[in-house]
RNA sequence: GCGGGCGUUGCAUAGUGGUAAUGCCUCUGCCUUCCAAGCAGAAGUCGCGAGUUCGAUUCUCGCCGCCCGCU
Numbered sequence: 001g002c003g004g005g006c007g008u009u010g011c012a013u014a015g016u017g018g019u020a021a022u023g024c025c026u027c028u029g030c031c032u033u034c035c036a037a038g039c040a041g042a043a044g045u046c047g048c049g050a051g052u053u054c055g056a057u058u059c060u061c062g063c064c065g066c067c068c069g070c071u
Stems, first nucleotide, its partner, number of pairs: 001070007010024004018054001026042005047063005
């Protein structure tokens, strides 16, 4: 330099045009003499910018970052 893939909450992942989900973590409550476990609830998220669209996490383009291959 060329090609390909990935970027979603604190962590690991799912989702794939129509209100973003699961597990762990955190917090609150119940239970318990206390703790743990268990049960219930809550908070917290689509890398950045532009475009298409009634509507974009999803499609298109650019940028940034990470990974893989070729030279």